[in-house]
RNA sequence: CUCCGAAACGGCAAACCGACCGCGAGGUCGGGACGCAAAGCCACAGAUCUCUCUGAGAUGGCUGGGCUACCGAAG
Numbered sequence: 001c002u003c004c005g006a007a008a009c010g011g012c013a014a015a016c017c018g019a020c021c022g023c024g025a026g027g028u029c030g031g032g033a034c035g036c037a038a039a040g041c042c043a044c045a046g047a048u049c050u051c052u053c054u055g056a057g058a059u060g061g062c063u064g065g066g067c068u069a070c071c072g073a074a075g
């Protein structure tokens, strides 16, 4: 340094509840923690979902891929 993932510091935050936005899938903020070692970022491929369906969108906490990153026990 790379693989890797014990521990610790710190981090994120499912369901659900409230407010707001959106036709909707859903999103943002607050509360809340099921979980997460990329559950950080990117819709590139696939997948699923929505709508007013030649099209326009949603999901990065569905899989793959790309970029970036904290810590360091065993191997």
Base pairs, nucleotide, nucleotide: 003075004072005071011036012035016031017030018029019028020027021026034061040067041066042065044064045063046062047059048058049057050056051055